[in-house]
Small-subunit ribosomal RNA, central domain from an uncultured bacterium, 349 nucleotides, folded computationally. Its Rfam family is "Bacterial small subunit ribosomal RNA". The RNAcentral record of the full RNA draws on ENA.
Context: one part of a larger RNA
RNA sequence: UUGGGUUUAAAGGGUCCGUAGGUGGAUAAUUAAGUCAGAGGUGAAAGUUUGCAGCUCAACUGUAAAAUUGCCUUUGAUACUGGUUAUCUUGAGUUAUUGUGAAGUAGUUAGAAUAUGUAGUGUAGCGGUGAAAUGCAUAGAUAUUACAUAGAAUACCAAUUGCGAAGGCAGAUUACUAACAAUAUACUGACACUGAUGGACGAAAGCGUGGGUAGCGAACAGGAUUAGAUACCCUGGUAGUCCACGCCGUAAACGAUGUCAACUAGCCGUUGGGAGACUUGAUUUCUUAGUGGCGCAGCUAACGCAAUAAGUUGACCGCCUGGGGAGUACGGCCGCAAGGUUAAAACUC
Numbered sequence: 001u002u003g004g005g006u007u008u009a010a011a012g013g014g015u016c017c018g019u020a021g022g023u024g025g026a027u028a029a030u031u032a033a034g035u036c037a038g039a040g041g042u043g044a045a046a047g048u049u050u051g052c053a054g055c056u057c058a059a060c061u062g063u064a065a066a067a068u069u070g071c072c073u074u075u076g077a078u079a080c081u082g083g084u085u086a087u088c089u090u091g092a093g094u095u096a097u098u099g100u101g102a103a104g105u106a107g108u109u110a111g112a113a114u115a116u117g118u119a120g121u122g123u124a125g126c127g128g129u130g131a132a133a134u135g136c137a138u139a140g141a142u143a144u145u146a147c148a149u150a151g152a153a154u155a156c157c158a159a160u161u162g163c164g165a166a167g168g169c170a171g172a173u174u175a176c177u178a179a180c181a182a183u184a185u186a187c188u189g190a191c192a193c194u195g196a197u198g199g200a201c202g203a204a205a206g207c208g209u210g211g212g213u214a215g216c217g218a219a220c221a222g223g224a225u226u227a228g229a230u231a232c233c234c235u236g237g238u239a240g241u242c243c244a245c246g247c248c249g250u251a252a253a254c255g256a257u258g259u260c261a262a263c264u265a266g267c268c269g270u271u272g273g274g275a276g277a278c279u280u281g282a283u284u285u286c287u288u289a290g291u292g293g294c295g296c297a298g299c300u301a302a303c304g305c306a307a308u309a310a311g312u313u314g315a316c317c318g319c320c321u322g323g324g325g326a327g328u329a330c331g332g333c334c335g336c337a338a339g340g341u342u343a344a345a346a347c348u349c
Stems, first nucleotide, its partner, number of pairs: 004320003008302001012317001014201004021194003025088007033081002035077008048066007091191001092188003095184006103177007110154001114150008125136002162169002206247006215241002220236004258316006266294012278281001298305002322349003331342004
């Protein structure tokens, strides 16, 4: 390489957009590039295979045929693929109507809690733990009442709920923006799928500049525990957590399951939309797009999956090839740095 794989054994790219490329719906006509058939030329000889023959046999040699799977020219065939032309509507999209949601961005705003400040009441403890101590407190703490200020997060509702490509998104409200679903079948008429390179987005932590800092809290300090305790527990506490702008580009970025399309028993929930029935209800039936639980056939090493497939197929992409060395070294690219990405070998079992 061929073949085989990719939930859990090695292996699905974090996600999407999209260039090249690959692949691509129905009907008709045309062409004849691919494809198929005939003919001709060429495909050196030796070698190879087969038949026969010659050395006593064999190796060896001679001779004839085959093969040389290829290339070129030419004449035809036209189902399929391709090219061209025309048409179509079911794929895809547009439009209209009705809806949906914690989808995004920016602003405004609410209440509870916490902390701090001021004032009042009030007096000896408070706090913390397994038990304590550090700590706070007669310069009046803790508790309680009133007022003020600040930052962060949004109890209940709340749910195998919903939305988003993923990361993710939750008080209320306003503005702007995007998406999705159903219904209608009005319009376009294959405009599609995937996608190397590339681009955009991308939790937390971290970095830069400037703000902010209530609570929490790496580091750090102290108190305990312990043989020790650079920990677990306690008292404090800086960075950080928050905001703006700019980087970083990684996660068990997980459904450990790439995207798209088609097909393949049933049953029970639930969210959004639509249609119907009657007994008009806390009713019921059907349907469609999601989202869950069981369960056939089938698949699987098993566990399990089972219309949201890990079943049956097709299109395209990524990735895997014994363990360690190693996701490391070197080099390249990116980054302010931290580091990221691409990615070996010796050696060893």